Notes
This is a predicted structure of a 185-nucleotide RNA (Lysine riboswitch aptamer) from a Tepidanaerobacteraceae bacterium. It was read from a public genome assembly, where an Rfam model found it. The prediction has a mean pLDDT of 79.
[in-house]
RNA sequence: AGUUGAGGUAGAGGCGCGGUGCAUCAAGAGUAUCUUUGCAAAGGCCGGAAGCCUAUGAAGCAUAGAAAAAGGGGUCACCGCCGAAGUGCAGUUUUUUCCAGAAAACUGUGCUGGGCUCAUAUCGAAUAGGUAUGAGACUGUCACCAGAAAAAUCCCGAUUUUUUUGGUGGAGCGCUACUUCAGUU
Repeated sequence: AGUUGAGGUAGAGGCGCGGUGCAUCAAGAGUAUCUUUGCAAAGGCCGGAAGCCUAUGAAGCAUAGAAAAAGGGGUCACCGCCGAAGUGCAGUUUUUUCCAGAAAACUGUGCUGGGCUCAUAUCGAAUAGGUAUGAGACUGUCACCAGAAAAAUCCCGAUUUUUUUGGUGGAGCGCUACUUCAGUU
């Protein structure tokens, strides 16, 4: 001065990821639900059990009046970040009277570099959005191959470095820079 292995710190990808809010907007919706009147006649409360309501009229239909909310989405502000985060499977815990289901948190393990578009399926009120699978081009990074330009070295013909063009391929336990320790040339 290189190089190998094990760490540490700081960064990059960009419509980048996620979270919070007595903020705000649209939609949900003139819907659910409640009340009045009329018809109506035995069921209704999500799926089962239990329980509750109901001939002092269930469900349903029509009329008149009143009239929401949650999850999800956009904007704004703030916060944490770059396996950010998401998700499949298995398990545990909490919520509800129990089971199932649903939601949330945690653990183990697997997959995905990233955003976008389309198709199918599914959740959803939805044409918004989410998830899964597949396809398409785009983009970042590293490796290999083939070129171009500039600089340096020096034996004027090669080598090295930087930038850049194209092609192929890989994955985030990655990549870049600096640095510590232990080897090695």